This is a predicted structure of a 1384-nucleotide RNA (small-subunit ribosomal RNA) from an uncultured prokaryote.
RNA sequence: GGCGUGUAUAAGACAUGCAAGUCGAACGGGGCAUUUCAGGUAGCAAUAUUUGGGAUGUUCAGUGGCGAACGGGUGCGUAACACGUGGAUAACAUUCCGGGAAGCGGGGGAUAGCCCAGGGAAACUUGGAUUAAUACCGCAUGUGGUCGAAAGACUAAAGGUGGGGACCGCAAGGCCUGCCACUUCCCGAUUGGUCCGCGGCCUAUCAGCUAGUUGGUGAGGUAAUGGCUCACCAAGGCUACGACGGGUAGCUGGUCUUAGAGGACGACCAGCCACACUGGAACUGAGACACGGUCCAGACACCUACGGGUGGCAGCAGUCGAGAAUCUUUCACAAUGGGGGCAACCCUGAUGGAGCGACGCCGCGUGGAGGAUAAGGUCUUCGGAUUGUAAACUCCUGUCAUGCGAGAACAAGGUAGUUGGGUUAAUAACCUAGCUGCUUGAUGGUACCGCAAGAGGAAGAGACGGCUAACUCUGUGCCAGCAGCCGCGGUAAUACAGAGGUCUCAAGCGUUGUUCGGAAUUACUGGGCGUAAAGCGUGCGUAGGCGGCUUGGUAAGUCAGAUGUGAAAUCCCGGGGCUCAACCUCGGAACUGCAUCCGAUACUGUCAGGCUAGAGUAGUGGAGGGGAGUCUGGAAUUCACGGUGUAGCAGUGAAAUGCGUAGAUAUCGUGAGGAACACUAGUGGCGAAGGCGAGACUCUGGACACUUACUGACGCUGAGGCACGAAGGCUAGGGUAGCGAAAGGGAUUAGAUACCCCUGUAGUCCUAGCAGUAAACGGUGCACGUUUGGUGUGGGAGGAUUUGACCCCUUCCGUGCCGGAGCUAACGCGUUUAAACGUGCCGCCUGGGGAGUACGGCCGCAAGGCUAAAACUCAAAGAAAUUGACGGGGACCCGCACAAGCGGUGGAGUAUGUGGCUUAAUUCGAUGCAACGCGAAGAACCUUACCUGGCCUUGACAUGCAUUGCUAAACCGGUGAAAGCCGGGGAGACUUCGGUCACCUUGCACAGACAGGUGCUGCAUGGCCGUCGUCAGCUCGUGUCGUGAGAUGUUUGGUUAAGUCCAGCAACGAGCGCAACCCCUGUGAAUAGUUGCCAGCACGUAAUGGUGGGGACUCUAUUCAGACUGCCCGGGUCAACCAGGAGGAAGGAGGGGAUGACGUCAGGUCAGUAUGGCCCUUACGCCUUGGGCUGCACACGUACUACAAUGCCCAGAACAAUGAGAACCGAUCCCGCGAGGAGGAGGAAAUCUACAAAACUGGGCCCAGUUCGGAUUGGAGGCUGCAACUCGCCUCCAUGAAGUUGGAAUCGCUAGUAAUGGCACAUCAGCUACGGUGCCGUGAAUACGUUCCCGGGUCUUGUACACACCGCCCGUCACAUCAUGGAA
Repeated sequence: GGCGUGUAUAAGACAUGCAAGUCGAACGGGGCAUUUCAGGUAGCAAUAUUUGGGAUGUUCAGUGGCGAACGGGUGCGUAACACGUGGAUAACAUUCCGGGAAGCGGGGGAUAGCCCAGGGAAACUUGGAUUAAUACCGCAUGUGGUCGAAAGACUAAAGGUGGGGACCGCAAGGCCUGCCACUUCCCGAUUGGUCCGCGGCCUAUCAGCUAGUUGGUGAGGUAAUGGCUCACCAAGGCUACGACGGGUAGCUGGUCUUAGAGGACGACCAGCCACACUGGAACUGAGACACGGUCCAGACACCUACGGGUGGCAGCAGUCGAGAAUCUUUCACAAUGGGGGCAACCCUGAUGGAGCGACGCCGCGUGGAGGAUAAGGUCUUCGGAUUGUAAACUCCUGUCAUGCGAGAACAAGGUAGUUGGGUUAAUAACCUAGCUGCUUGAUGGUACCGCAAGAGGAAGAGACGGCUAACUCUGUGCCAGCAGCCGCGGUAAUACAGAGGUCUCAAGCGUUGUUCGGAAUUACUGGGCGUAAAGCGUGCGUAGGCGGCUUGGUAAGUCAGAUGUGAAAUCCCGGGGCUCAACCUCGGAACUGCAUCCGAUACUGUCAGGCUAGAGUAGUGGAGGGGAGUCUGGAAUUCACGGUGUAGCAGUGAAAUGCGUAGAUAUCGUGAGGAACACUAGUGGCGAAGGCGAGACUCUGGACACUUACUGACGCUGAGGCACGAAGGCUAGGGUAGCGAAAGGGAUUAGAUACCCCUGUAGUCCUAGCAGUAAACGGUGCACGUUUGGUGUGGGAGGAUUUGACCCCUUCCGUGCCGGAGCUAACGCGUUUAAACGUGCCGCCUGGGGAGUACGGCCGCAAGGCUAAAACUCAAAGAAAUUGACGGGGACCCGCACAAGCGGUGGAGUAUGUGGCUUAAUUCGAUGCAACGCGAAGAACCUUACCUGGCCUUGACAUGCAUUGCUAAACCGGUGAAAGCCGGGGAGACUUCGGUCACCUUGCACAGACAGGUGCUGCAUGGCCGUCGUCAGCUCGUGUCGUGAGAUGUUUGGUUAAGUCCAGCAACGAGCGCAACCCCUGUGAAUAGUUGCCAGCACGUAAUGGUGGGGACUCUAUUCAGACUGCCCGGGUCAACCAGGAGGAAGGAGGGGAUGACGUCAGGUCAGUAUGGCCCUUACGCCUUGGGCUGCACACGUACUACAAUGCCCAGAACAAUGAGAACCGAUCCCGCGAGGAGGAGGAAAUCUACAAAACUGGGCCCAGUUCGGAUUGGAGGCUGCAACUCGCCUCCAUGAAGUUGGAAUCGCUAGUAAUGGCACAUCAGCUACGGUGCCGUGAAUACGUUCCCGGGUCUUGUACACACCGCCCGUCACAUCAUGGAA
C1' cells in the first nucleotide's frame, strides 16, 4: 500500500441528527410569483393602488391512491415441523407483473380541509355552517363467476390525461384517437399458508405423563385441513427405540482441525426462523397480529400551569454503562437496487465510497559493490580469537516516502431536435430503433504515468539445559529468582541477573485464553477386564439380540441402472482480470444425501412345506457328606450324688488372679443335660453358588452310562424381574454342656483399653421371620465349535483273557499334575476345565486421592444395603519381573566368634593420650569398630604453627628490570630484653691514569613485576594411607536364553585354607584375586676359610686358639639337594580328595614374613610435599623477648608398678641373640655409698666396647598393710645444656600413701604360642621411654562341639527398601493456609 474484517459482555439505558415516502396526469382549498379579464379609488393622462374571476408555475396541510408487511438490525425466546432434506395440498391464498375474454351505463347523500364559536398549559378536542373527488352508497347490465341435481337466485366498475381534420355545440365539450387507470373472469409467473417421512444437544440422582387429554358425531371458525373452538358420546393417547420433567441452544450452507472416520464451532457472506422497552390484543390491508402503526396493562425516562400528556437506536453514526476487548455524530445518490410517479423527478444511513484499529491475509522497502583484519567491546591456553566486510572510506542504484507536472476507467442514461417503423382518418399525439447537440462522478486531482534530488526519512521482538535452531564470561550463592514438562539455584550455574556472541522470525515478535491434533487416552474405522481400572455371589427367566439342514413364494434389508432434486457462495480442478499476490471472476467437477421408477435374488428377513446331526421325552442301570423331616447311637467335656483318698490343683517364658482341709486335683460308680460327630478321609464324591461328613427310615432334586423308540429347532444369552445366598447381626419364643465378643480380675509393659492367664454375658444350638453382605476367589460370565501330547484318579459301558475275576485294551462323563504350538508386559495359561483359534449374548473399566463418601431416590425394625457425584488436591498411583541391600526368614560353611582354658582390663597409685573446664594463649588435626602411648622415631630455648610486648616492609628465601653511589662483610663502640637502630671501620683486575670491566653485599629514594601465608575449602583435587579383609571373591570375550533390565558361565553334587580341585551342566575360554614364584627359619651336601672355629700334630703361658698350622667340626655366605599325597593300607563316583601308616630333619600350605582383587565408607590427610579456586599484602607475611602447648572440681582410653611365699631380700655362680658405635662406643686402673668423676688401652668393627635377667645353689623373712608395695614429701648430690623457676633425667639418706586380686561389663591368645625374664636400637645435647620397633632366655593349659553372641561367605525366600532397615512409613495433637457447610 491492497483486500478483508471490527461490542463475542448489558435483548442494559439512550442526548442529537438522519434511516419511507411519493403522486397536482384522482380532489377541493390556502399562501406566493407571473399573466389576463372586469370593477373601484387617485390623477387630464401615462400610471399607481385595491377588489373579484380565470390561466400558468410553485408551495402548504388535508381528502384520495400506491408504498409503508420490502430493504436494514439483533439472536431474547425456541429441543419445536423451528431448521435441513424429500414429498403432499382433489384441503389453500397470492397486490403489483405477463397472456386471454368481456365490460366501464345512469344516479345519490355525505365528509376532511377551510370559516365561525368554545375548552385546554400543552397534546389535542367539542359544537355549528359550507365543499370536491379515481372517497362512499344505491339502481341498471351479466361475458363471466358463486351456490344448486335442476329450475333458479345472487353478483362489478372511475375516471384522468395528450392530440385532433370533417360534423354538432355560445362555451365547456360531444365525437375520433393514443396512453394511464378501473371492474369481472380464466391461465401463467412469483410469493406465501398448511400437512407428512427422515435427520441433528446433555441429563434416568427426571419413570411414569395426559381431561380438550385420544377418538367419533354435529356445529362454529379459517384462504385452507384439523379439538383450532364448542356441545354430546366413547375411554382412550404417549412411554425404556426414553414419554413427562430439568439444563443448554436460533437452525443450515458452511468454518477450524484431521490421513480418514470423527471432534469443536455456527463471526463475516448466503437461505430459513424468531424478536422489536416488557406482557397482551385486535384493526387496516393482497400480505402484519406490523422495528421507525393503533389500543390496554406494566417498568423506566422526559414535559407539566399537577388537571394531564409524550417516548421506545436489537436502523446509520454517536453517548453513558458493563467489560480483557471491538471504529466516524463522514461524503454521495455518480453506479447497483428499491418505493411513488406518464414522465421529468423526488426519497433511499439499502448501497457505493472515504476515515479509524498491525485485528487477519497478501505485497514492498529500510540499499548494492569494493574495502583492512582500525579503534572499542567480549573471550583468552596471553600466542591469539571473535564482533567482522561489519564500520570508516570510495564508487553506484533510485523501489517506497518527499517535491513538481500531467491525469483516468467505472456513463448506462436524460433532454431537445431529427430520420425510419408501428398505431391511427391523420403528416398530430404516443410507442419503438437510430443520428446530432447539450448534459449527469461521491470516491478524487485519487489510481496510474513522467521528471527531480539524495543512502539520504524507515528494525524490532523473542530465544540460546533437553524437547528445540542457537555458548561463553561476570555477579549471585536453595538467596534473589526461573519454569510449558523434566527440572535449575546450597561458591567454579551454557537453566537466575547483566554483558558479549549466536539462533529464529520479521513490521512484526512474544504472552495469555480457546478449539482440533498428536490421544488406538471412549477404540465405528481402532481398546480392554487372572495379577495393572474392570466378570454382577449364584441360578431361573421376560423384553431384546443371535440362531441347524432343505424346497418353494415374496422382495423389506442388500446390489445394479435410470430420472428428479441436492440454491448461490465456499472447497477442488482448469481458464481469465487487477504489474504479482492476497482478492475478484468464468467454466467444470463435486456436494459421499433424499425421493421415485425399473431390474437382480446369492445372503439376511418374512410366509408356506419337509428333515434329524442341536434340544427334549421314554426305557434299563449303577454312583454320590445333594436337599427336607422323624427316630436312634457311642466317645468326650461339664455338672450332681455316692465311695476311696490327701494337700495341693490349675496355669505360664516365669508368675499371679482362680479352685482346694467346709476335702479340691486324682480315681471308681450312678445319673442329668447340651453340642459336635474321632478313625475311615483321599488336589476323593455331590451341589448353580453359599455349602454338605455318626447311623436308620420316609419324602425329594440333579447329573452320568447304555439302548434305541418318539417330538421335530421346541435353541443360546439375558437389560429389568424373581429365587437362593457363609459368618456376623436383628425380632419373637425355646435351649444353653463346651467355647466365648462385651465386662471383671491377674500378668507383661514406659503405658498395654492388646497379645498370655483366671472367670464370664450376649452369641454359638432349635423353631418362625428379617437382613442380603464377604479375599461370596479359579481374584478367570454363560453357551457352542476347533486345535500336538504324557501321566494319575472317581463313576459307567464294551472288548480280550479267565472256571470266575484282577491286571490289560477301547470309549463316555467328571476331577488333578507336567508340558507342545499358540497367547501374555511379564508372571504364567496351555484340547479335561485355555488366559489358544473363532461365533453369539450379557455385565463391567477409562490416572491416584476425595469416595464406594455426600445429597436425592428405593429397600430395611434397626444396623445398614443398592444406586451414586462434585468442589478441592497430587504428578503420580499401579502391575510384573531384574540386580542389590535388608529380615528378631531358611539351609550350608568359616573365623580366638562362642565354648574349653591361660593371663589381663574395669577397683589402687603413677605415666601417657583424649574430652571437658580454665586461660592472654592453653596452636592445629584425628572422633564407633577403623580417634584417644594417634600425626609426635622424643614441646626447658629452638622446634612452634598459639599468646604478650618490641621491631621490619621488594621483605628471612627465589628470579628479572631501572637509577644512583662507592662502598660492604669481617671487626670495634653506643643503646636495647633480644631483634633491631645509630656510629666507626673497610676490598678487586686492567689502565694510555681520563677511565673501563667484573664481582660482592649493603644502603638510600622511586617504580612495577613479585616473594611470602601451618590462612579457607580433603565436599574441587593428585599422591599416599586406614577399613571391610589375606575375606574368596570381582569381572570380561564369544555363544546361548530373555521384548528388556539382565541371566547363564560363577548354579548343582563332592572337596578344599581358597571361585582349591574333581564330576556334572548351554556353555566354552580368559583376566584381576587364591596358590606358586621372593625373603627368613628348620636337615644335608658342595665350594670358600678371616676378624670366626680347634678334632688331630707341634710350640708356649699362671691362664686364655696365645703361636705354627689345619678345614675335620661349629659358624660364616654362596650354590644346590630335600617334601611331591611320591610309597603302603582304608574310604570315595574308585574323581578330586580324606583318614591312618612307613620312611624322613621336616608330611600333607613344615613355621613365619613380604604380598591386599573389583570396590565401599564424599573414610583420613590442603599442617609432609604437590595442586584448582577463594582470601591477606607496612600484614593472615618476616624477625625477636618472655609465656603457652605441661594449666585442673572432673570423665574416658592405653600402659607401667603392685597388692605378695610359684613371693621378697642377701650372697654365690651359669647360659644369648638382634643391633649400635667417631663431636661416637669407651676396657683395665684410681676416687666416690651411689649417680658419677679422673684417665684413655682398643675400636670406622665376625677383631674393640656392654655383669644379660629370669632360671640354678645357699641363707633370711613366716602371712603381717609385712623385710609386700612403692606413691608422696624433706634434705643432700650428679649429668646434659647459653639456661633445668614455670618445665628435664639420675643417685643417696629419710619419709612410707593407696593397694589384701578388683561391680556391671570387657580384652588378648591354639605352640616355641600365651605367660614371664632381660637385652638392643631409632628419635636424641639431655630427657618425661613405663611408649614404639626388634632380639634371645624359660615355657604352659585347653578346644566336647557349632545351639547361642559378633563378623564374614554361598544358595534360597519375602520386600511397599534403592541415600538401600540409621530404610520406608501410619495416626493423633499443635499452628498456618485453602475448599465446602453451619452459626454469630
Model confidence (mean pLDDT): 83 of 100. The sequence is in RNAcentral, with records from ENA. Its Rfam family is "Bacterial small subunit ribosomal RNA".